[in-house]
RNA sequence: AGUUGAAAAAGGCAAACUAUCCGAAAGGAUAGGACGCAAAGUUAUGGGUCUAAGGCAUUUUAAUACUACGAUUGUCAGACUGCCUGC
Numbered sequence: 001a002g003u004u005g006a007a008a009a010a011g012g013c014a015a016a017c018u019a020u021c022c023g024a025a026a027g028g029a030u031a032g033g034a035c036g037c038a039a040a041g042u043u044a045u046g047g048g049u050c051u052a053a054g055g056c057a058u059u060u061u062a063a064u065a066c067u068a069c070g071a072u073u074g075u076c077a078g079a080c081u082g083c084c085u086g087c
Stems, first nucleotide, its partner, number of pairs: 002087002005084001012037002017032006035074001041080003045077003048072003054067002057064003
């Protein structure tokens, strides 16, 4: 430097759920908690998915459809970075 995650060590992260807070919602933050994770570290760049405040259209005027500039990296790729370890 490339590649591997069999075994092991040091450590790391933390799903569901609960509480409080933020948010229109999706979802997020903090604390508790561990289902899992070798990138479950960073990044919304591309696809996917979720939401629809605002916008827009329709009409029965308070509902429906569409829409991301919102969200998700623990959905899949891409990019960047990194611990230990076999070869």
Predicted 3D model of an 87-nucleotide RNA (c-di-GMP-I riboswitch aptamer) from a Candidatus Atribacteria bacterium.
Its mean pLDDT, the model's own confidence on a scale to 100, is 86.
It was read from a public genome assembly, where an Rfam model found it.
Rfam family: c-di-GMP-I riboswitch aptamer. From the family's description: GEMM was predicted in a large-scale screen for bacterial structured RNA regulatory elements.